[in-house]
RNA sequence: AGCACGGUCGCAUAACGGUUAAUGCACCAGACUCAUUCUCUGGAGAUUGGCGGUUCAAAUCCGUCCCGUGCUA
Repeated sequence: AGCACGGUCGCAUAACGGUUAAUGCACCAGACUCAUUCUCUGGAGAUUGGCGGUUCAAAUCCGUCCCGUGCUA
């Protein structure tokens, strides 16, 4: 330099172009307990890497840039 894959709550992973972007762990509160853990219940936390485009509507499609991994030279 070229090609491929990826970037989504703190972490990991989902989401056919159309409901309030879902789930697990972690976090917070409550219940339980002498207390902690476990277990149960509830809650908060994302403008989906940036910018632009297509569309009535974009995490999703297109362009470009940035970052990461792999391959080739």
Transfer RNA from a Nanobdellota archaeon, 73 nucleotides, folded computationally. The source organism's lineage runs through Archaea, Nanobdellati and Nanobdellota. Rfam family: tRNA. Rfam classes the family as a transfer RNA.